[in-house]
This is a predicted structure of a 74-nucleotide RNA (c-di-GMP-I riboswitch aptamer) from a soil metagenome. The model forms 100% of the base pairs in the Rfam consensus. The coordinates come from a structure-prediction model, not an experiment, and the mean pLDDT is 82.
């Protein structure tokens, strides 16, 4: 020094983000989504109506794991 889960506002279709309470836990939990994993899918395709489910698309997650970059404490 950061702040998990959950609660409450709040942005978003949705996952999640952001803020406030809170502390599971981290000595990079600070930064980059480049490449694999998860996660989501309003909208469009299959698809004949609806549901499902697959795709495309569209985001998210650096507290999933690899690289890069700059850095703390011992």
């Nucleotide at each position: 020094g950061c702040a998990a889960a959950a609660c409450c506002g709040u942005c978003g279709a949705a996952a999640g983000g952001c803020g406030g309470u809170g502390a599971c836990g981290c000595a990079g939990a600070g930064c980059c989504a480049c490449g694999g994993g998860g996660c989501u899918a309003c909208g469009g395709c299959g698809c004949a109506c609806a549901a499902c489910c697959g795709c495309c698309u569209u985001g998210c997650u650096c507290g999933c794991c690899u690289g890069g970059c700059c850095g703390c404490c011992a």
The RNAcentral record of the sequence draws on MGnify.